[in-house]
Molecule: glmS glucosamine-6-phosphate activated ribozyme aptamer
Organism: bacterium
RNA sequence: AGCACGACACAAGCGCCAGGUCCGUUGCGUGGCAACGGAUGACGAGGCGGGGGCAGUAUCGAAACAUUCGGCGGAUGGCCCCCCGGCAGGUACAGCCGUCAGGACGCGAACAAACCAGUGCGGGCAACCGCCUGACAAAGCAGCGCCAGGUACCAGG
Numbered sequence: 001a002g003c004a005c006g007a008c009a010c011a012a013g014c015g016c017c018a019g020g021u022c023c024g025u026u027g028c029g030u031g032g033c034a035a036c037g038g039a040u041g042a043c044g045a046g047g048c049g050g051g052g053g054c055a056g057u058a059u060c061g062a063a064a065c066a067u068u069c070g071g072c073g074g075a076u077g078g079c080c081c082c083c084c085g086g087c088a089g090g091u092a093c094a095g096c097c098g099u100c101a102g103g104a105c106g107c108g109a110a111c112a113a114a115c116c117a118g119u120g121c122g123g124g125c126a127a128c129c130g131c132c133u134g135a136c137a138a139a140g141c142a143g144c145g146c147c148a149g150g151u152a153c154c155a156g157g
Base pairs, nucleotide, nucleotide: 014073015072016071017070019069020040021039022038023037024036025035026034027033028032043061044060045059049083050082051081052080053079054078084098085097086096087095089154090153091152092151093150103147105145106144107143116134117133118132120131121130122129123128
């Protein structure tokens, strides 16, 4: 350094649960309430240079239209300041960005998961959970078109 096996870790549309809802057991002159235990509680796409401050329902669609209810914490989003870095020869400033590193506008390929289906597979007494196969977005991005691309000095012609 490579290979094999095992353990731990793995999260940022993320984590959590005191309410609600649901399930199980037990109790109760018993059809609902209590105790205990459990289940559920946002489906993916996209998004992070470093530090500090502020605010806080922080982009996009899918499903549903009965809980994706209600709430807590956080967050790669926003605004401000500083630093580092990138952008048509160079440097500086301005501007715009963040290592795929300059912008506006128009068009815009490929790309999702859940729900659901399969009398599919697995776990659980159950609520319910996991896996496999199958479908479909939008924002933005690639790409194409078009427009814009400042100032000073230097270099080059």